[in-house]
Context: one part of a larger RNA
RNA sequence: UGACGGGGGCCCGCACAAGCGGUGGAGCAUGUGGUUUAAUUCGAAGCAACGCGAAGAACCUUACCAGGGCUUGACAUCCCCGGACAGCUGUGGAAACACAGUCUCCCUUCGGGGCCGGGUGACAGGUGGUGCAUGGUUGUCGUCAGCUCGUGUCGUGAGAUGUUGGGUUAAGUCCCGCAACGAGCGCAACCCUUGUCAUUAGUUGCCAUCAUUAAGUUGGGCACUCUAAUGAGACUGCCGGUGACAAACCGGAGGAAGGUGGGGAUGACGUCAAAUCAUCAUGCCCCUUAUGCCCUGGGCUACACACGUGCUACAAUGGGUGGUACAGAGGGCAGCGAAGCCGCGAGGUGGAGCGAAUCCCAGAAAGCCACUCUCAGUUCGGAUUGCAGGCUGCAACUCGCCUGCAUGAAGUCGGAAUCGCUAGUAAUCGCAGGUCAGCAUACUGCGGUGAAUACGUUCCCGGGCCUUGUACA
Numbered sequence: 001u002g003a004c005g006g007g008g009g010c011c012c013g014c015a016c017a018a019g020c021g022g023u024g025g026a027g028c029a030u031g032u033g034g035u036u037u038a039a040u041u042c043g044a045a046g047c048a049a050c051g052c053g054a055a056g057a058a059c060c061u062u063a064c065c066a067g068g069g070c071u072u073g074a075c076a077u078c079c080c081c082g083g084a085c086a087g088c089u090g091u092g093g094a095a096a097c098a099c100a101g102u103c104u105c106c107c108u109u110c111g112g113g114g115c116c117g118g119g120u121g122a123c124a125g126g127u128g129g130u131g132c133a134u135g136g137u138u139g140u141c142g143u144c145a146g147c148u149c150g151u152g153u154c155g156u157g158a159g160a161u162g163u164u165g166g167g168u169u170a171a172g173u174c175c176c177g178c179a180a181c182g183a184g185c186g187c188a189a190c191c192c193u194u195g196u197c198a199u200u201a202g203u204u205g206c207c208a209u210c211a212u213u214a215a216g217u218u219g220g221g222c223a224c225u226c227u228a229a230u231g232a233g234a235c236u237g238c239c240g241g242u243g244a245c246a247a248a249c250c251g252g253a254g255g256a257a258g259g260u261g262g263g264g265a266u267g268a269c270g271u272c273a274a275a276u277c278a279u280c281a282u283g284c285c286c287c288u289u290a291u292g293c294c295c296u297g298g299g300c301u302a303c304a305c306a307c308g309u310g311c312u313a314c315a316a317u318g319g320g321u322g323g324u325a326c327a328g329a330g331g332g333c334a335g336c337g338a339a340g341c342c343g344c345g346a347g348g349u350g351g352a353g354c355g356a357a358u359c360c361c362a363g364a365a366a367g368c369c370a371c372u373c374u375c376a377g378u379u380c381g382g383a384u385u386g387c388a389g390g391c392u393g394c395a396a397c398u399c400g401c402c403u404g405c406a407u408g409a410a411g412u413c414g415g416a417a418u419c420g421c422u423a424g425u426a427a428u429c430g431c432a433g434g435u436c437a438g439c440a441u442a443c444u445g446c447g448g449u450g451a452a453u454a455c456g457u458u459c460c461c462g463g464g465c466c467u468u469g470u471a472c473a
Base pairs, nucleotide, nucleotide: 001473002472003470004469005468007467008466009465010464011463012462013461015457016456019421020420021419022418023417026312027311028310029309030308031307032306033305034303035302042053043052064298065297066296067295068294069293070292073123077122078121079119080118081117082116083115087102088101089100090099091098092097105114106113107112125287126286128285129284130283134281135280136276137275138274139272141270146185147184148183149182150181151180152161153160154159165176166175167174191264192263193262194261196232197231198230199229200228201227202226205222206221207220210219211218235258238252239251240250241249242248314414318373319372320371321370322369323368324367330361331360332359335354336353340349341348342347380411385406386405387404388403389402390401391400427449428448429447430446431445432444433443
């Protein structure tokens, strides 16, 4: 100087408390461990691994296993020789591929080149090892308020001072003081979005007034909504009080908004030899008729069990049936696909319109209005299984999703323990997107309805500053 203390002081955070809803019990989905297996590819491991890499394993993917094949190779550059190759047909084969038949080039500066086959060796290739050799990227403490430097001063020196102190703040934020005076990286602001208003613009959007219609449908209009560009607006600016005549804090006015208005992006010096050699790149080591490459089939989907994360429930604030209302944000041409018709339905047919403020996906759901069920393992719950179908795709046996009929399991609110959340939040309700041929209870977004509680900081956890002890570095 740090680190640590079941030392002290001050302060903060959904850290506790006050509340609301969960997890832990059930069934299922998914990830992991374990076990099994020819293989169940690999990585991730307290917080910060475990719906994680994977924004989607039937083949492919795929790295794993079995079998069948290849050896200058599936891919790149160079040298030599030859020629189109491909495609199609037949035979063998699970295919890769092999053989046979058929068909058969382009450019040119005429040197050659493109493309393909054969050969030779230099080499290719490796998702093989090492993240404890690395780059790059990322997580975490933590959006915590800290981390440092120059000159000066003090100290033999390590170092100190500044950065401590008195106030204050979300903040090393600001003020005052002070052997310090300044400065840098962080904080804040500048950026995006949302909340109010104005101006400009008025189609594909909108409709107050006039006419018209089944309908903003059409004429008309751009006031309103909206769209999207430019501005305005909030600064403790104003008033009162407290304070040290300061910084600031408390209350008020005006205002759409008030003291960082809400949300996001933004992550200092560093810590964890944290993660990743399987995104990629890369040193070294290793394989080279195989640890490389091609193919078929299988596996990654196994199942006594254990854990994590979720979904659905156990019901009446509910289930069922009928009627009826209101979003936002997205996506669409190898695409979204309307009306109509067929089917109980999944779906089929059909093909209008739309590269989309125009058309489509598209019915939002909870809600509201009626009727019914009457507390029961039930008209709750839907697992499981049987049968019959639909869709995608070369192909749904291993191993997809959906529909109808039948079946109707566990489950009556969950032990110890444990998680999230302070407001348009929790809870609850649906919608969309990416991935994607097909496949979503996951993920990323979007809106609808919309709470309770916070006395307080003694305690648990994490963190900041000062101080103290130390046999630790």
RNAcentral holds the full RNA, with entries from SILVA. Predicted 3D model of a 473-nucleotide part of an RNA (small-subunit ribosomal RNA, 3' major domain) from Tepidanaerobacter acetatoxydans. The coordinates come from a structure-prediction model, not an experiment, and the mean pLDDT is 84.